[in-house]
RNA sequence: GCCGAGGUAGCUCAGUGGUAGAGCACUUGACUGAAAAUCAAGGUGUCGCCAGUUCGAUCCUGGCCCUCGGCA
Numbered sequence: 001g002c003c004g005a006g007g008u009a010g011c012u013c014a015g016u017g018g019u020a021g022a023g024c025a026c027u028u029g030a031c032u033g034a035a036a037a038u039c040a041a042g043g044u045g046u047c048g049c050c051a052g053u054u055c056g057a058u059c060c061u062g063g064c065c066c067u068c069g070g071c072a
Base pairs, nucleotide, nucleotide: 001071002070003069004068005067006066007065010024011023012022013021018055026042027041028040029039030038048064049063050062051061052060
């Protein structure tokens, strides 16, 4: 340099045009002499950035940045 995959909550990931979610972690409360376990409640995320298409974009198109893999 070329090709491909990916970037979404603290972490691992889902969601593929119509109000952005799960598990784990974390916080608070209940329980306990105290903890652990268990139960209940709690998510204000510019969906990597900038433009475009659309009534409407995490999703489609173009450019850029970053990570991983392959070729050279």
Transfer RNA from Patescibacteria group bacterium UBA2591, 72 nucleotides, folded computationally. Lineage of the source: Bacteria > Bacteria candidate phyla. It matches the Rfam family "tRNA". About the family: Transfer RNA (tRNA) molecules are approximately 80 nucleotides in length. Rfam classes the family as a transfer RNA.